Molecule: SAM riboswitch aptamer (S box leader)
Organism: uncultured Nocardioides sp.
RNA sequence: CUCAUCGAGAGGGACUGAGGGACCGGCCCGCUGAAGUCCCGGCAACCGCCACGAGCUCCCGUCCGGGAAGUCUGUCCCGACGGUCGUGGAGACGGUGCCAAUUCCGGCCCACGGCGAGAGUCGCCGCGGGGAAGAUGAG
Numbered sequence: 001c002u003c004a005u006c007g008a009g010a011g012g013g014a015c016u017g018a019g020g021g022a023c024c025g026g027c028c029c030g031c032u033g034a035a036g037u038c039c040c041g042g043c044a045a046c047c048g049c050c051a052c053g054a055g056c057u058c059c060c061g062u063c064c065g066g067g068a069a070g071u072c073u074g075u076c077c078c079g080a081c082g083g084u085c086g087u088g089g090a091g092a093c094g095g096u097g098c099c100a101a102u103u104c105c106g107g108c109c110c111a112c113g114g115c116g117a118g119a120g121u122c123g124c125c126g127c128g129g130g131g132a133a134g135a136u137g138a139g
Stems, first nucleotide, its partner, number of pairs: 001139006011040005019029003023107004041099003045096003049089006059083004064079005103133001108130003112126006
């Protein structure tokens, strides 16, 4: 940088001692112990693994099968299988990740409803959709 996901799930102890929930606002959590470090435990999202199904036009790969030209180790063609996609499953001593609250809610835009102002619209509240930002994974 790109893509996917974010309404599920899962906490105890030791040390320590005042903050934490990314940012801003709100609202929460916190001396019945925040953040941090260590130990033990747990969860199962992604990749990986297994099964089944689909696909293989192009591209890539193979101790795979067949063929062609050719002759110095490779080239080309056809096929099979895999790389791809979907569904389901197992484990947690494969790699990451995670274990208050929907990513705690909102922030920007649009639509609808309600209320209130007032002058060519505005504010507040509610609900829904999209985005931004962030997090995690894969490349």